[in-house]
């Protein structure tokens, strides 16, 4: 130090939903609250993909906007040592 993640230790982060606040909307931010989580830690100027709002307009599309990192990949940093 690189792998791998245990019936291990000592943590840690918060779905749903419930109040309040911001926002047209996705959502977002504060309190509860835990469904889960080995990165659920950051990155949306890494790539894809889903969502919101306008417009093309009649649609399967497109285009411009904003959003999701708990949709996948990908990139970086990060605790422990059963292997």
């Nucleotide at each position: 130090c690189c792998a791998c993640g245990a019936u291990a230790a000592a943590g840690g982060c918060a779905a749903a939903c419930c109040u309040g606040c911001c926002g047209c909307a996705a959502g977002g931010c504060a309190g509860g609250g835990a469904c889960g989580c080995a990165a659920a830690g950051c990155c949306a100027u890494a790539g894809g993909g889903c969502c919101u709002u306008u417009c093309u307009a009649a649609a399967u599309a497109g285009a411009a906007u904003g959003g999701c990192a708990g949709c996948c990949u990908g990139g970086c940093c990060g605790c422990c040592g059963a292997u």
Predicted 3D model of an 83-nucleotide RNA (c-di-GMP-I riboswitch aptamer) from a Bacillota bacterium. Taxonomically the source falls in Bacillota (Bacteria, Bacillati). Rfam family: c-di-GMP-I riboswitch aptamer. About the family: GEMM was predicted in a large-scale screen for bacterial structured RNA regulatory elements. Of the family's consensus pairs, 100% are formed in the model.